RNA sequence: AGCAUCUCAUGGGGGUGCCCGGCGAUGGUGGAUCGGGCUGAGAGGCAUCCGGCCAACUCCUUGAACCUGAUCCGGCUGAUACCGGCGGAGGGAUUUGAGAUGAGUACAUUC
Numbered sequence: 001a002g003c004a005u006c007u008c009a010u011g012g013g014g015g016u017g018c019c020c021g022g023c024g025a026u027g028g029u030g031g032a033u034c035g036g037g038c039u040g041a042g043a044g045g046c047a048u049c050c051g052g053c054c055a056a057c058u059c060c061u062u063g064a065a066c067c068u069g070a071u072c073c074g075g076c077u078g079a080u081a082c083c084g085g086c087g088g089a090g091g092g093a094u095u096u097g098a099g100a101u102g103a104g105u106a107c108a109u110u111c
Stems, first nucleotide, its partner, number of pairs: 003102007011060004017038006044054003066091003072085004
């Protein structure tokens, strides 16, 4: 040097759930709001009247970030959360650059 890892910048992608109690409403149902709990990197803020913006986190084809299957199957639980299967299934953003470390090392050339 290649390459790998990390940091920063830049372009793009993604998710933001479940439960308990209160307030409120109430024939029932749904929505809004307050507090608390669970898992996780991340469950946040604003605005809107039905569809967005920003922040943090995370992923970018060497792609399990994330979506579909899925209110699936098994376990656990207060739980459509969580763990595993599904998954050698299907999709999914075709980033780029600088610095640091490995290292003045490997390799190459000359004497």